[in-house]
Molecule: transfer RNA
Organism: Parcubacteria bacterium DG_74_3
RNA sequence: GCCAGUAUAGCUCAAUGGUUAGAGCAAUUGCAUCAUAAGCAAGAGGUUGCGGGUUCGAAUCCUGCUACUGGCA
Numbered sequence: 001g002c003c004a005g006u007a008u009a010g011c012u013c014a015a016u017g018g019u020u021a022g023a024g025c026a027a028u029u030g031c032a033u034c035a036u037a038a039g040c041a042a043g044a045g046g047u048u049g050c051g052g053g054u055u056c057g058a059a060u061c062c063u064g065c066u067a068c069u070g071g072c073a
Stems, first nucleotide, its partner, number of pairs: 001072007010025004018056001028042004049065005
């Protein structure tokens, strides 16, 4: 330099173009216990990497850029 892939909660990952983007773990609060852990319950936590386009509607489709991973030279 060329090609391909990935980017979503603190972490690991889901989500067929259509309800308010969900789950597990972690963290927080509460219950329970003499106490701790395990257990149970609750709520919180997201500009879906950044910009533009298509569409009535985009995490999803197209495109530019950035970062990372792999392959080729």